[in-house]
Context: one part of a larger RNA
Molecule: small-subunit ribosomal RNA, central domain
Organism: uncultured bacterium
RNA sequence: CUGGGCGUAAAGGGUGCGUAGGUGGUUCCUCAAGUCAGAAGUGAAAGGCAGUGGCUUAACCACUGUAAGCUUUUGAAACUGAGGAACUUGAGUGCAGGAGAGGUAAGUGGAAUUCCUAGUGUAGCGGUGAAAUGCGUAGAUAUUAGGAGGAACACCAGUGGCGAAGGCGACUUACUGGACUGUAACUGACACUGAGGCACGAAAGCGUGGGGAGCGAACAGGAUUAGAUACCCUGGUAGUCCACGCCGUAAACGAUGAAUACUAGGUGUCAGCCCGCAGGGGUUGGUGCCGCAGCUAACGCAAUAAGUAUUCCGCCUGGGGAGUACGCACGCAAGUGUGAAACUC
Numbered sequence: 001c002u003g004g005g006c007g008u009a010a011a012g013g014g015u016g017c018g019u020a021g022g023u024g025g026u027u028c029c030u031c032a033a034g035u036c037a038g039a040a041g042u043g044a045a046a047g048g049c050a051g052u053g054g055c056u057u058a059a060c061c062a063c064u065g066u067a068a069g070c071u072u073u074u075g076a077a078a079c080u081g082a083g084g085a086a087c088u089u090g091a092g093u094g095c096a097g098g099a100g101a102g103g104u105a106a107g108u109g110g111a112a113u114u115c116c117u118a119g120u121g122u123a124g125c126g127g128u129g130a131a132a133u134g135c136g137u138a139g140a141u142a143u144u145a146g147g148a149g150g151a152a153c154a155c156c157a158g159u160g161g162c163g164a165a166g167g168c169g170a171c172u173u174a175c176u177g178g179a180c181u182g183u184a185a186c187u188g189a190c191a192c193u194g195a196g197g198c199a200c201g202a203a204a205g206c207g208u209g210g211g212g213a214g215c216g217a218a219c220a221g222g223a224u225u226a227g228a229u230a231c232c233c234u235g236g237u238a239g240u241c242c243a244c245g246c247c248g249u250a251a252a253c254g255a256u257g258a259a260u261a262c263u264a265g266g267u268g269u270c271a272g273c274c275c276g277c278a279g280g281g282g283u284u285g286g287u288g289c290c291g292c293a294g295c296u297a298a299c300g301c302a303a304u305a306a307g308u309a310u311u312c313c314g315c316c317u318g319g320g321g322a323g324u325a326c327g328c329a330c331g332c333a334a335g336u337g338u339g340a341a342a343c344u345c
Base pairs, nucleotide, nucleotide: 003317004316005315006314007299008298012313014200015199016198017197021193022192023191025087026086027085028084029083030082031081033080034079035076036075037074038073039072040071041070042069048066049065050064051063052062053061054060090190091187092186093185094183095182096181097180102176103175104174105173106172107171108170109153114148115147116146117145118144119143120142124135125134161168162167205246206245207244208243209242210241214240215239219235220234221233222232257312258311259310260309261308262307265290266289267288268287269286270285271284272283273282274281275280294301295300318345319344320343327338328337329336330335
């Protein structure tokens, strides 16, 4: 390499869109590139392989036969391909509907924390395992009224919903994406996957300008302790928030790539549709649990497959060295992507 694999042993790209490429539904006609059959040429000798023979045998030697491949030519037409014609079930469009924390922007609301002002009121408050630092007679904590400001949206709330993933949760409005159901009017294979590429991408971090209530890396103090650069407590700066621009990584997880078809049942739930007077039943698409066959090293998976098959992409090939070094690319930086070897077990 052939191969065997990728839920947990090494291995699914974080996610989508899509270029090249690969693959591709049903029927008919034609061509003959692939394919198949025949013939001819070439395929040096030696060697190889098979058979027979010669040295007593073997090694060794001799003889006979034999190969793909390439070229030319004659045919076949099932399959793939190419050209043409048609179809509707794949795909898409239309029409009619209902659901949703899908996205963006603007506006609005109440509860709570903190702060400020004023009133009442007086000696404590706070915190802990226990304390202390801290706050308080310059009147705190508590309580009442008013005000300011920022951030997050209790209940509803649900193995509920939506989104490609990251993710999305107060309310209203505007703009806007997708899915689903029913129908079957239209197009007529327009499809699947997707190396490169492009876009999106939690948190932290970075740049510029705002904002700053609470929380809170760093830091300071108090405790604990043999020590305590921690866990606990009192404070507290970046940050967390907004706008714009970067970063491009996560246990980015279902540790399970995408698509299509097929393969017992049972029981919930969400959105639609159908039947029924009703209890209820059916169906499509999601989302859960249990479970047969089958699969699996086992655990488990089991129509949302890890079953049975096909297509395309990504990835793995003993542990450490190492996601390191070097080079290259990207980045303001932090760093990210790509990614070895010596050596060693």